[in-house]
This record gives sequence, structure tokens and C1' cells, in this order.
RNA sequence: GAGAAAUCUCAAGCGCCAGCCCUCGCCCGAAUGCAAAGCGGCCGAGGUGACGAGGUGGAGGGAGUAUCGAUCAGUCGGCGGGUGCCCUCUCGGUCCUCCACGACCGUGACGAGGUGAAAAAGCCCGGGAGCGAUUCCGGGGACAAAGUCAUCUCGAAGUGGAGCA
Repeated sequence: GAGAAAUCUCAAGCGCCAGCCCUCGCCCGAAUGCAAAGCGGCCGAGGUGACGAGGUGGAGGGAGUAUCGAUCAGUCGGCGGGUGCCCUCUCGGUCCUCCACGACCGUGACGAGGUGAAAAAGCCCGGGAGCGAUUCCGGGGACAAAGUCAUCUCGAAGUGGAGCA
């Protein structure tokens, strides 16, 4: 979001909102006052509540703030989930072939280092929705880190058995 419901679908840096905060409405309160705005409060209805990059072989289990930077706007405070981490099993890749063990990895399927490549929001401009808080869309121009990929250099590419030579 769909449906009467059962349930189904969308979404994995993803979803959600019971607190604080913000907006609107009704009513109430105190003060000034002719009155009102404003201020405070109850209730109701709403709003906000993380910007991208990266990340999953399968199964089971475990712990709990699960990587990286951008921004400084509650990106406040929480909840749920989760591709991270640890353990076991298993499948697969590399180690000449096969088997066993082992190591490192996850289909772009070793490690380290150098170089190179790519972000979105914020911002500016324009437009739409809403009384409003706020939100959606389009355009413009920038700027990361981790990791990945490309490339270069260095290192590793094991043990046993069988095979091949």
C1' cells in the first nucleotide's frame, strides 16, 4: 500500500514512533489592557525523527551500540530488523590434475603497498502539496572515507598419496 478478513505486496543504512521537540485547532488560566496579540496548560489532529558509499554461497547457533566517511540540520531519544563479527557443519574457488588434510577466499572466489576512477544530502535555482510544522519533484555546481574495481610492484600459492611428464 491492497483487501471485508485471512493474508499478500513494496522497503535491508532499511522500516517504525509510546518520550522530548515543532505545527494547527478547541477550551482553560494568570498578567497588562477597552480589547487582543503574546505567554502557560489540558485535550484532539498532525510534523520531524540519518546524507550517501560499501557490504550476503547455504544451514544452525551465539554475543550485542555491525563498516565508512559527508553534514551540523535533533542526524535528539528509543524500538524492530539487518548483508558485519564469533563458533560448528556444508557447497564452491585458488594452490599442475584427482583424493585427503591445510591455508586464504566467496562466484569479479590470496595478502601487502603505490597510483587512478565514481557519492548523496547539505547549498543555489525553479515548481508542486499543506492554514502550518513540514514535505515531494526537477535542474545546477561541488566535496569524502572505508572498501571495491583497474593497473603496477612485492610476497604467498602448502603437506601426503595417486596420476601426468

Predicted 3D model of a 165-nucleotide RNA (glmS glucosamine-6-phosphate activated ribozyme aptamer) from an Acidimicrobiia bacterium. The source organism's lineage runs through Bacteria, Bacillati, Actinomycetota and Acidimicrobiia. The sequence was found by an Rfam model in a public genome assembly.